[in-house]
Model confidence (mean pLDDT): 77 of 100. Two RNAs folded together computationally: RNase P RNA and transfer RNA, 500 nucleotides in total. It holds a member of the Rfam family "Bacterial RNase P class A". It is annotated as a ribozyme.

RNA sequence: GUCGCCGGCCGGAUGGUCGCGAUGUUUGGGCGAAAGCUCAGACACCGAGGAAAGUCCGGGCUCCACAGGGUAGACUGCCAGGUAACGCCUGGGCACAUGCGGCGUGAGCUUCGUGUGACGGACAGUGCAACAGAAAGCAAACCGCCGUGUCAUUGGGCAACCGAUGCUGCGGUAAGGGUGAAAGGGUGGGGUAAGAGCCCACCGCGCCUUCGGUAACGAAGGUGGCUCGGUAAACCCCAGUCGGAGCAAGGCCAAAUAAGCGGCGAGAGAUGACCCGUCUCGCAAGGACGUCGCAAGACGUCGAGUCGCGGGUAGGCUGCUGGAGCGUGUGGGCGACUGCACGCCGAGAGGAAUGACCGUCCGGUGUUGGGAUACGCUCGCGUAUAUCAGCACUGACAGAACCCGGCUUAUAGGCCGGCGACUUUC
RNA sequence: GCGCCCGUAGCUCAGUUGGAUAGAGCGCGUGCCUCCGGAGCACGAGGUCGCAGGUUCGAAUCCUGCCGGGCGCA
Numbered sequence: 001g002u003c004g005c006c007g008g009c010c011g012g013a014u015g016g017u018c019g020c021g022a023u024g025u026u027u028g029g030g031c032g033a034a035a036g037c038u039c040a041g042a043c044a045c046c047g048a049g050g051a052a053a054g055u056c057c058g059g060g061c062u063c064c065a066c067a068g069g070g071u072a073g074a075c076u077g078c079c080a081g082g083u084a085a086c087g088c089c090u091g092g093g094c095a096c097a098u099g100c101g102g103c104g105u106g107a108g109c110u111u112c113g114u115g116u117g118a119c120g121g122a123c124a125g126u127g128c129a130a131c132a133g134a135a136a137g138c139a140a141a142c143c144g145c146c147g148u149g150u151c152a153u154u155g156g157g158c159a160a161c162c163g164a165u166g167c168u169g170c171g172g173u174a175a176g177g178g179u180g181a182a183a184g185g186g187u188g189g190g191g192u193a194a195g196a197g198c199c200c201a202c203c204g205c206g207c208c209u210u211c212g213g214u215a216a217c218g219a220a221g222g223u224g225g226c227u228c229g230g231u232a233a234a235c236c237c238c239a240g241u242c243g244g245a246g247c248a249a250g251g252c253c254a255a256a257u258a259a260g261c262g263g264c265g266a267g268a269g270a271u272g273a274c275c276c277g278u279c280u281c282g283c284a285a286g287g288a289c290g291u292c293g294c295a296a297g298a299c300g301u302c303g304a305g306u307c308g309c310g311g312g313u314a315g316g317c318u319g320c321u322g323g324a325g326c327g328u329g330u331g332g333g334c335g336a337c338u339g340c341a342c343g344c345c346g347a348g349a350g351g352a353a354u355g356a357c358c359g360u361c362c363g364g365u366g367u368u369g370g371g372a373u374a375c376g377c378u379c380g381c382g383u384a385u386a387u388c389a390g391c392a393c394u395g396a397c398a399g400a401a402c403c404c405g406g407c408u409u410a411u412a413g414g415c416c417g418g419c420g421a422c423u424u425u426c
Numbered sequence: 427g428c429g430c431c432c433g434u435a436g437c438u439c440a441g442u443u444g445g446a447u448a449g450a451g452c453g454c455g456u457g458c459c460u461c462c463g464g465a466g467c468a469c470g471a472g473g474u475c476g477c478a479g480g481u482u483c484g485a486a487u488c489c490u491g492c493c494g495g496g497c498g499c500a
Stems, first nucleotide, its partner, number of pairs: 001422010012361007020047002023044009049397001053408002056406005061246004073242005078092005093119001094117006101110003120237002125235002127231002142177002144173006151166006185203006204226001205224008250318004260309005267281005287302006325344008362395009372385006427499007436452004445483001454470005476492005
């Protein structure tokens, strides 16, 4: 320098004019019973993200429910830690895949880099495995190999007998072929009629002991010859977690209005006196019943009506953004993360504002031109690379709606760092 | 905001207790029949099973994440 992989960060900058939304102060007007809302203007100040998205997890907040235990259901699942919590993150372990290597005759083992892991349990139980294949879950004999019996053919031998080949019967055999995703350890050797953990060494696996580690797990030694394959993103078993609803949660003010509660629910005058009756004033309205009394009247209960409370509909306000906050420094920790100190305030709408134009700069793409380097040859042109200048186009994905931590998905372009391979120079 | 369902041929659907060629009807094409067309008969073509990844020997079917469409409640 080129290529590849991985990780982190940014994701246009700045100035002007106009516009939009929020907040504060202020001026003038309108609506409403009120609460409050709204229109126009002035000044100040603020105005999207790394994903604001999907709404897939987890929490805050709020209301409702709540004796205890069990079951069902849902979810999670190596170990340790972080955290408010998580299915997230960090560190570690193990397994698998892959790349460049190393060791070994081989089976196989292994350093480093990268990626992936729904990585509890298949000696608790039930189930599933099409087709192919002889055999597929207490294994199995199709071909082959080997032994052996009968028969046939045939060779040798005087004969007894000894062989060879073939058909078939019986038996042995899991080394080889073939089927399959999978055939009940693997490699090498011994052994055998042929074979086989039958035996040995190594590799793999199970179990035991010791040691290391908080643990997952690892190492060493011994031991078993291996009995015990796969599937739990099949049922299931084990362990753990989980009450429900969601800002249209909820709170406040409050026309209308039902239940309920409380107040008033009277009087005065004229008609000579009292009763009845009549009339007038007053008024939203003034009736019924009970007790006492000869009566007038007194006391009590209820009621129409009315006023107030209450309740809460329409309507309005609030919840609303200062927070598990951000930045810097410093301490702890491998790290995720966290303690302390100082500084900062960064949208708050309520169907949704955050935009447009112009100038300068930055980045990208295309194109034109200038000089430079390298290569080629037809020797003054062509190609390639980087660079400078001009012009044109262009700046992705996307848009807060109670808030926060994650995950996932989308994303032009650019910057930084680490690792690996190759090449060049010193 | 909360909850649920669907996506298979051009169209409408089946297949979803996993099993090897994914089917049916209509439509389409070719041939037969007919004077021609339709109807009828025969044959055939046509599928990334919405997309991607995973589990499994094996996935339309099981799991996860996306994409699109629809429904219900407040």